[in-house]
Molecule: SAM riboswitch aptamer (S box leader)
Organism: Prochlorococcus sp. AG-409-P01
RNA sequence: AUUGCAUCCAGAUAGCGGAUAGGGACUUGGCCCUUUGACCCGCAGCCAACCACCCAUAAGGGAAAGGUGGCAACGCCAAGGUCGAUGCUCA
Numbered sequence: 001a002u003u004g005c006a007u008c009c010a011g012a013u014a015g016c017g018g019a020u021a022g023g024g025a026c027u028u029g030g031c032c033c034u035u036u037g038a039c040c041c042g043c044a045g046c047c048a049a050c051c052a053c054c055c056a057u058a059a060g061g062g063a064a065a066g067g068u069g070g071c072a073a074c075g076c077c078a079a080g081g082u083c084g085a086u087g088c089u090c091a
Stems, first nucleotide, its partner, number of pairs: 004088005013044001015043004022033003025082001026080005045071003050067002053062003075083001
């Protein structure tokens, strides 16, 4: 890169450090966050339970040490030929 399946209204940071002006996927229209430092990066903490693990014939249940993922607002909302994200998986 690609095949298929599942998920994207639950939950979880007033933390420490760095950096600096925009950020919330795109367009239009709204709304919101942000120099009381947002977004982003690192660390720590936490959440969930996809894979792996344990119990079970199975349905299902458990735990959270491992591999991912996540921690403002439903991917912030509406519209769109939308576009994407995450996990597992086929070759």